[in-house]
Context: one part of a larger RNA
RNA sequence: GAACGAACGCUGGCGGCGUGCUUAACACAUGCAAGUCGAACGAGAAAGUUUUCUUCGGAAAGCGAGUAAAGUGGCGCACGGGUGAGUAACGCGUAGAUAACCUGUCCUAAUGUUUGGGAUAACCCACCGAAAGGUGGACUAAUACCAGAUACGCUGAUCAUUCAUAAGUGUGAUCAGGAAAGAUGGCCUCUGAUGUAAGCUAUCGCAUGAGGAGGGGUCUGCGUACCAUUAGCUUGUUGGUGGGUAAUGGCCUACCAAGGCUACGAUGGUUAGCGGGUCUGAGAGGAUGAUCCGUCACACUGGCACUGAAACACGGGCCAGACUCCUACGGGAGGCAGCAGUGAGGAAUAUUGCGCAAUGGGGGAAACCCUGACGCAGCGACGCCGCGUGAGUGAGGAAGGCCUUCGGGUCGUAAAGCUCUGUCAGAAGGGAAGAAAUGUUAUAGGGUUAAUACCCCUAUAAUUUGACGGUACCUUCAAAGGAAGCACCGGCUAACUCCGUGCCAGCAGCCGCGGUAAUACGGAGGGUGCAAGCGUUGUUC
Repeated sequence: GAACGAACGCUGGCGGCGUGCUUAACACAUGCAAGUCGAACGAGAAAGUUUUCUUCGGAAAGCGAGUAAAGUGGCGCACGGGUGAGUAACGCGUAGAUAACCUGUCCUAAUGUUUGGGAUAACCCACCGAAAGGUGGACUAAUACCAGAUACGCUGAUCAUUCAUAAGUGUGAUCAGGAAAGAUGGCCUCUGAUGUAAGCUAUCGCAUGAGGAGGGGUCUGCGUACCAUUAGCUUGUUGGUGGGUAAUGGCCUACCAAGGCUACGAUGGUUAGCGGGUCUGAGAGGAUGAUCCGUCACACUGGCACUGAAACACGGGCCAGACUCCUACGGGAGGCAGCAGUGAGGAAUAUUGCGCAAUGGGGGAAACCCUGACGCAGCGACGCCGCGUGAGUGAGGAAGGCCUUCGGGUCGUAAAGCUCUGUCAGAAGGGAAGAAAUGUUAUAGGGUUAAUACCCCUAUAAUUUGACGGUACCUUCAAAGGAAGCACCGGCUAACUCCGUGCCAGCAGCCGCGGUAAUACGGAGGGUGCAAGCGUUGUUC
């Protein structure tokens, strides 16, 4: 000199863009943060209201409504969001390998979508329990579950052959094994014959394998902090047969062999998430890893598996532990390192805000629903950037302060005065975007079709959707009015005098000042430097 997720002191006008628990991976009240589909399925209220009847108590029917809540089933919940505890490791980075592998959804082309069956939840009944919850009985559905048939370009085994260094690849043959689910709209052309069916058709699905996109698993070379005052370490340890896995591998078991690593630093210990980057520096390098992006690990602590294409799963499950809460003492409930917020810790870090309008994500055919992701607003000079606090003129060089050699000098064109301007803030009013793309309806054209229906695509028209917010921006009004401080002035280092003090009180980054004229302490006047900031402290180069 530069930098900072900073803090502290004094001061503080406005805006834009960023940014904000670095400490206790400490404990958490409350609300919200993951749902959705009735076009898979069976069921199905109530409040309220209308009408009728009435013995005036009420009853019945309709609407509410095939709606709400609940259940079966599907997809999602493995994404998105948080944190940095652990980890010195194939964790990360980089370059490769996979002849050792997987892949829901999506895209492409293809084939198929057949025949049956038995249950079960919800609801109802009975019972146990304070609750959480549970037991038994009876009924019922499916795109839930099970079995059969059929099938290929699948899968496995055997044989032949081809290429190949081997496992293996391609081709052919034989044997064995493995599929499925329907829903919604429309129609009467064909079959059928007037239908809530079959059939046809459109859309969305379902099954099978193939190719692809995208994603993931595994492995290898190299690189990746410090300590040798850590020198020997290892028995699933090194290799083989076998098992297991989607797949290689001590990943695992039994047996067999006795190996494997190490001064090119094993083993042990300390510290730490890693990278893109960031800061600094002419560079080399050094320091660092907040925000943003990629990746890894974790989700009260430890362990475990289930489901699934994918988890050993933050807001899923089981077991154990610590802690907190409820209890009828028998037993139960919970997990903010999601967004806000609270306590604690600390020098120190924000609102229990608005909205799904945009972007993105989940579900759905769609409308739409959900989304503390996200978009916005709020708070903080925490940072960067921009703007303002007025401009011109004005000498009797006013008053006043300070200094003085008492002549004067200086603050100083500074002020006042005069003439203007109107940024920002303000007040009241007017105008007013962009961010909107969609969606719905209608019409036209095209496609599909037997069809003018339905559906799909395109165009046009109408209509509709904004949290921020009547915000940005523009305009009108008034008015110099509301807006300057902080540090320093001995040398380094830009800037000097007076008074007070008298080795006292104090200053200080270093050298050093102060013991009676202190440019170094305290005050004043003046000056210097920065400026909505200025200094101090801490840390890095």